[in-house]
């Protein structure tokens, strides 16, 4: 970071698989990207399985036990959210 050039990646969306969820991962598929290549450090999002508070039903051996809804809550997602680290093709201004 060019109305170059050679090429690369691949959104949303569809099918399959994992998973509790986010979301990953292959296939098809292109919305787009000069790092949309790689890396969860640090910040912002997404989810909330397990944990915890707490309402409500049933059950009790009156200690609590099962169901359900409700908040909080990352160790789990997020690199196409920003930063930050590393590497990379071409060479016009």
């Nucleotide at each position: 970071g060019a109305c170059a050039a050679a090429g690369g990646c691949a959104a949303a969306c569809c099918c399959g698989u994992c998973u509790a969820a986010a979301g990953a991962c292959g296939g098809g598929g292109a919305c787009g990207c000069a790092a949309a290549g790689c890396c969860a450090c640090a910040a912002g999002g997404c989810u909330a399985a397990a944990g915890u508070g707490g309402g409500c039903u049933c059950c009790u051996c009156c200690g609590g036990g099962a169901g359900u809804c409700c908040g909080c809550c990352a160790a789990g997602c997020u690199g196409g959210u920003u930063g930050g680290g590393c590497u990379a093709c071409c060479g016009a201004a």
Predicted 3D model of a 93-nucleotide RNA (c-di-GMP-I riboswitch aptamer) from a soil metagenome. Its Rfam family is "c-di-GMP-I riboswitch aptamer". Gene Ontology term of the family: cyclic-di-GMP binding.